[in-house]
RNA sequence: GACCGUCCAGGGCAAACCCGUCGUGAGGCGGGGACGCAAAGCCAGGGACCUCUGCCUUCGGCGGAGGCAGCCCGGCUGCCGGC
Numbered sequence: 001g002a003c004c005g006u007c008c009a010g011g012g013c014a015a016a017c018c019c020g021u022c023g024u025g026a027g028g029c030g031g032g033g034a035c036g037c038a039a040a041g042c043c044a045g046g047g048a049c050c051u052c053u054g055c056c057u058u059c060g061g062c063g064g065a066g067g068c069a070g071c072c073c074g075g076c077u078g079c080c081g082g083c
Base pairs, nucleotide, nucleotide: 003082004081005080012037013036017032018031019030020029021028022027035070041076042075043074045073046072047071049067050066051065052064053063054062055061056060
């Protein structure tokens, strides 16, 4: 350095749901809570999905603005152990 997560140590994060708060909303943040996670650490570049909104020939199509990293791809960084 590559690959891997059977084993060791220290641990870390935190889905649903509840409370508070911000937002038109998707959803964000804080607290409680643990379904899970070896990148469930970071980044909206591509796709999917979701929200708000404009236009049109309105079972829909095209565009604008956002959300989502715990859906997939991609980029950056990283603990322990195995080999």
Description:
This is a predicted structure of an 83-nucleotide RNA (c-di-GMP-I riboswitch aptamer) from a Chloroflexota bacterium. The sequence was found by an Rfam model in a public genome assembly. Lineage of the source: Bacteria > Bacillati > Chloroflexota. Rfam family: c-di-GMP-I riboswitch aptamer. Rfam's curators write: GEMM was predicted in a large-scale screen for bacterial structured RNA regulatory elements. The coordinates come from a structure-prediction model, not an experiment, and the mean pLDDT is 89.